[in-house]
Molecule: THF (Tetrahydrofolate) riboswitch aptamer
Organism: bovine gut metagenome
RNA sequence: GCAGAGUAGACUGUAUUGCGUUAAGUGUCUGAUGAACAGGGAGUUGUCAUCAGGACGAAGGUUUUUACCGCGGUUUUAUGGUCGCAUCCCGCUGC
Numbered sequence: 001g002c003a004g005a006g007u008a009g010a011c012u013g014u015a016u017u018g019c020g021u022u023a024a025g026u027g028u029c030u031g032a033u034g035a036a037c038a039g040g041g042a043g044u045u046g047u048c049a050u051c052a053g054g055a056c057g058a059a060g061g062u063u064u065u066u067a068c069c070g071c072g073g074u075u076u077u078a079u080g081g082u083c084g085c086a087u088c089c090c091g092c093u094g095c
Stems, first nucleotide, its partner, number of pairs: 001095004009083007018074001019072003028054008039090004060069003
């Protein structure tokens, strides 16, 4: 000098579980606070979480009345797949 490895995590398929369907949740915008970001250091206008507020907004049906079938950019868990330091410096492996 060239090539490569590696985390947290993100997205997604399947199964499971719960919640809602009397509309919470999800998504979206603003503000505040906080957290994390490969082995070490730094770290954003990016990411995530919590709180407050704004706008928008939905699929119910059947029934023997107690269940069933649905629906929701819904929750949890398990598992498969894909992606995976914003960036900077150093380190690690191979040549």